The prediction has a mean pLDDT of 79. The RNA shown here (Bacterial RNase P class A) has 328 nucleotides and comes from Polaromonas sp. Of the family's consensus pairs, 95% are formed in the model. Taxonomically the source falls in Polaromonas (Bacteria, Pseudomonadati, Pseudomonadota, Betaproteobacteria). Rfam family: Bacterial RNase P class A. It is annotated as a ribozyme. For this family Rfam cites "Ribonuclease P: unity and diversity in a tRNA processing ribozyme" (Frank and Pace, Annu Rev Biochem, 1998).
RNA sequence: GAAGCUUGCCAGACCGCCGCUGGUGCAAUUUUGGAAACAAGGCACUGGAGGAACGUCCGGACUGCACAGGACAGCGUAGGAGGUAACACCUCUCCACCGUGAGGUGAGGAUUAGAGCAACAGAGACGAGCCGAUUCAGUUCGGGUGAAACGGGCAAUCUCUACGCGCAGCAAUACCAAGUAGGCCAGCGUUGAUGUGGUUCCGCAGAGCUGGCGGGUAGGUAGCAUUGAGCCGGGUGGGCGACCCCCGGCCCAGAUUAAUGGCGGUCACACCGGGCAACCGCAAGGAAGCCCGGUGCACAAAAUCCGGCUUAUCGGCGGGCUUCACAC
Numbered sequence: 001g002a003a004g005c006u007u008g009c010c011a012g013a014c015c016g017c018c019g020c021u022g023g024u025g026c027a028a029u030u031u032u033g034g035a036a037a038c039a040a041g042g043c044a045c046u047g048g049a050g051g052a053a054c055g056u057c058c059g060g061a062c063u064g065c066a067c068a069g070g071a072c073a074g075c076g077u078a079g080g081a082g083g084u085a086a087c088a089c090c091u092c093u094c095c096a097c098c099g100u101g102a103g104g105u106g107a108g109g110a111u112u113a114g115a116g117c118a119a120c121a122g123a124g125a126c127g128a129g130c131c132g133a134u135u136c137a138g139u140u141c142g143g144g145u146g147a148a149a150c151g152g153g154c155a156a157u158c159u160c161u162a163c164g165c166g167c168a169g170c171a172a173u174a175c176c177a178a179g180u181a182g183g184c185c186a187g188c189g190u191u192g193a194u195g196u197g198g199u200u201c202c203g204c205a206g207a208g209c210u211g212g213c214g215g216g217u218a219g220g221u222a223g224c225a226u227u228g229a230g231c232c233g234g235g236u237g238g239g240c241g242a243c244c245c246c247c248g249g250c251c252c253a254g255a256u257u258a259a260u261g262g263c264g265g266u267c268a269c270a271c272c273g274g275g276c277a278a279c280c281g282c283a284a285g286g287a288a289g290c291c292c293g294g295u296g297c298a299c300a301a302a303a304u305c306c307g308g309c310u311u312a313u314c315g316g317c318g319g320g321c322u323u324c325a326c327a328c
Base pairs, nucleotide, nucleotide: 001324002323003322004321005320006319007318008317009316010315012267013266014265015264016263017262018261020048021047022046023045024044025043026042031040032039033038050299055309057308058307059306060305061304062169063168064167065166074165075164076163077162078161079093080092081091082090083089094108095106096105097104098103109160110159114158115157116154117153130143131142132141133140173222174221175220176219183213184212185211186210187209188208194205195204196203197202198201230250231249232248233247234246235245237244238243269296270295271294272293273292274291275290276289279286280285
């Protein structure tokens, strides 16, 4: 210098104006919506997407239901050891395969329990036998093919072994709670309640009427985002490592037409066009850099919360390592 392997990180920055949304404090105690439950409104301060918030694939927290204990069935996992709340994740390591190598991949328990399967080729493919020679005797020797020829292979075929799993999911679940229609109780009512037309009394219809209680629905609140498997920094702390321990600091999005945005300016980055140009070269020409203008800035956006995995991603920065070539 070229080509690679592997592992981290960023995902434009700042200022101004106008908005959206959560929290806290203050003010007000009144106003608005609503039957209520409850919600909204002022001012100040302050928080406001991601490395994958994607997928919803795996594991948990949490909640409800079920549950004496055990077994069967079903589903899942599979070298060994470890990490973790747990895992199918992660780490170390053995083995196999791929690569010159850094490194990568693994569908790596068991075929002395049983069943099933084996393309093409080959006489014959899982049942033992077939062909040639040989022998007292299936007694001995040889046999093209094929991954495999009588002794084996495949468990990503069933199966067996070991281990794990009760079922459902925040539309979980708990509480508050209309209207309408059922239900229950009490009182009154064919000795006319009640409704209704005219109107002070007479008609018509007529079996219900009134009050209370209770369950459910719409709607509302909690769950739900101030305390966690939390984040940041430090440690000549332990461990090969995943990770754990100790000390200090911090509180960090959150709705249900569903917020996290828009405009302007300056700077940065990339590309394109034009111009200038150090320098190199005899020349043709090459060219760091500078200026102006334009364009662009990916994949994608929380919805109960965490730990993983998979997939998508313009471009940029860093660490460790390998192979090849050259120079000393």

A source record names the gene rnpB.